This is a predicted complex of two RNAs, RNase P RNA and transfer RNA, with 385 nucleotides together. Rfam match: Bacterial RNase P class A. The family's RNA type in Rfam is ribozyme. Its mean pLDDT, the model's own confidence on a scale to 100, is 79.
RNA sequence: GGAGGGCGGUCGCCCCGAAAGGGGAGGAAAGUCCGGGCACCACAGGGCAGGGUGCCGGGUAACACCCGGGCGCCGUAAGGCGACGGACAGGGGCACAGAAAACAGACCGCCGAAGGCUCCGCAAGGAGCCAGGCAAGGGUGAAAAGGUGGGGUAAGAGCCCACCGCUUCCCCUGGCAACAGGGGAAGGCACGCCAACCCCCACCCGGUGCAAGGCCAAGCAGGGGGAAUGGCUGGCCCGGCCGAAGUACCCCGGGUAGGCCGCUUAGAGCAAUGACCGCCUGAAACAGAACCCGGCUUACUCCCUCC
RNA sequence: GGGGCCGUAGUCUAGCCUGGAUAAGGCACCAGCCUCCGGAGUUGGGUAUCCCCGGUUCAAAUCCGGGCGGUCCCGCCA
Numbered sequence: 001g002g003a004g005g006g007c008g009g010u011c012g013c014c015c016c017g018a019a020a021g022g023g024g025a026g027g028a029a030a031g032u033c034c035g036g037g038c039a040c041c042a043c044a045g046g047g048c049a050g051g052g053u054g055c056c057g058g059g060u061a062a063c064a065c066c067c068g069g070g071c072g073c074c075g076u077a078a079g080g081c082g083a084c085g086g087a088c089a090g091g092g093g094c095a096c097a098g099a100a101a102a103c104a105g106a107c108c109g110c111c112g113a114a115g116g117c118u119c120c121g122c123a124a125g126g127a128g129c130c131a132g133g134c135a136a137g138g139g140u141g142a143a144a145a146g147g148u149g150g151g152g153u154a155a156g157a158g159c160c161c162a163c164c165g166c167u168u169c170c171c172c173u174g175g176c177a178a179c180a181g182g183g184g185a186a187g188g189c190a191c192g193c194c195a196a197c198c199c200c201c202a203c204c205c206g207g208u209g210c211a212a213g214g215c216c217a218a219g220c221a222g223g224g225g226g227a228a229u230g231g232c233u234g235g236c237c238c239g240g241c242c243g244a245a246g247u248a249c250c251c252c253g254g255g256u257a258g259g260c261c262g263c264u265u266a267g268a269g270c271a272a273u274g275a276c277c278g279c280c281u282g283a284a285a286c287a288g289a290a291c292c293c294g295g296c297u298u299a300c301u302c303c304c305u306c307c
Numbered sequence: 308g309g310g311g312c313c314g315u316a317g318u319c320u321a322g323c324c325u326g327g328a329u330a331a332g333g334c335a336c337c338a339g340c341c342u343c344c345g346g347a348g349u350u351g352g353g354u355a356u357c358c359c360c361g362g363u364u365c366a367a368a369u370c371c372g373g374g375c376g377g378u379c380c381c382g383c384c385a
Stems, first nucleotide, its partner, number of pairs: 001304002003301001005280007013024004026286001030297002033295005038209004045238004050205005055069005070084001071082004085200002090198002092194003107138002109134003115130006146164006165189001166187009213261004223252004230242004254384003308381007317334004327365001336352005358374005
């Protein structure tokens, strides 16, 4: 990744049908996690808030799905995995340890040339201490501010240089694109990690869900309370609609627990789809439709195939 | 069938939004004291896979995803 028993017989159940006869669970029917259809709310309209998605191209009714590609990581490889925009727009965080945690810092350490003091020395000079310099080495940490080599220096350091790496910009080639390859210029390197913290950018999303909703029937009390810069539109504003008086609307209370449609070549009611036998060497496992589809995820194994 | 909320010692809660290393409190429980014994009182003690698995992160009870369990709400008529 595939498949999720097949054939025959005897009983039995549900639905359709006058009868004969026909149809009768799944790959996940599950979780309800996404996306739609459908229905009502306004025809779903504007804004805010909120939520989602996040490399590129294509598929699709749509998607967070699928296919292909790019890039990154892992693997010897076949291949596998990836919530994969932005950290110079801004805010915030980085515990403990550590000197210092972001345009840093000096505990140990190295130096102490130039400067100061003391001592030794005839002198040249030397020793010690200090002010001070350094960021190589040690140490701390998840993370310490490019790497190697050389020059340089008192000691050092992109301080300077070569190569490698990096950032930004430009050009060429290939590609629809993401991107890749090559060339050039500028820059000693210009601030690490976190956006599954807030946030920014781009795109998408109105809400509620078949107990939606429509029709009919039965029955009760149109009984009580609230109610006007009101109520409904199920976050808010606009807009829209209802309502202006015991009224719109809200709450309590009362009645009912019925039928049809929605609803399906399985199909609704407390809910059928099963049991046994024989053969196929054997018939396991997870599991039972409830408006319908497309996905994802999770659960599972007699087996078969590929790596 | 559809939707909301929750899961932290035995039990009831806080912490979760805004991540930081000993997870806090009450009752209950255990041990000592007191008492003849018990209760009450008093002193001390935390007994925890933060429901489970995975991910993000240096670091997860906390954030994200998946699973499991519990609980609540939603009929029609006028």